[in-house]
This is a predicted structure of a 73-nucleotide RNA (transfer RNA) from a Patescibacteria group bacterium. The coordinates come from a structure-prediction model, not an experiment, and the mean pLDDT is 82. NCBI's taxonomy places the organism under Bacteria, Bacteria candidate phyla. It matches the Rfam family "tRNA". Its family is annotated with triplet codon-amino acid adaptor activity in the Gene Ontology. About the family: Transfer RNA (tRNA) molecules are approximately 80 nucleotides in length. The family's RNA type in Rfam is transfer RNA. It was read from a public genome assembly.
RNA sequence: AGGGCCAUAGUGUCAGUGGUUAGCACGGCGGUCUCCAAAACCGCAAGGCCGGGUUCAAGUCCUGGUGGCCCUG
Numbered sequence: 001a002g003g004g005c006c007a008u009a010g011u012g013u014c015a016g017u018g019g020u021u022a023g024c025a026c027g028g029c030g031g032u033c034u035c036c037a038a039a040a041c042c043g044c045a046a047g048g049c050c051g052g053g054u055u056c057a058a059g060u061c062c063u064g065g066u067g068g069c070c071c072u073g
Stems, first nucleotide, its partner, number of pairs: 001072007010026004019056001028044005049065005
């Protein structure tokens, strides 16, 4: 320099057909239970790497960056 793949809660996600309030697990917080706690159960908060475009509607499609991994020279 060229090519390929990836980026979603604090963490993980081989979750998500262009259309419901973006799902699940762990963790966090609150509650129930308990003498207290753990466990269990119930509930809550926390999200799209940054910009632009297409569309009535974008996590998803297109595009320019940034970062990471791999391949070629």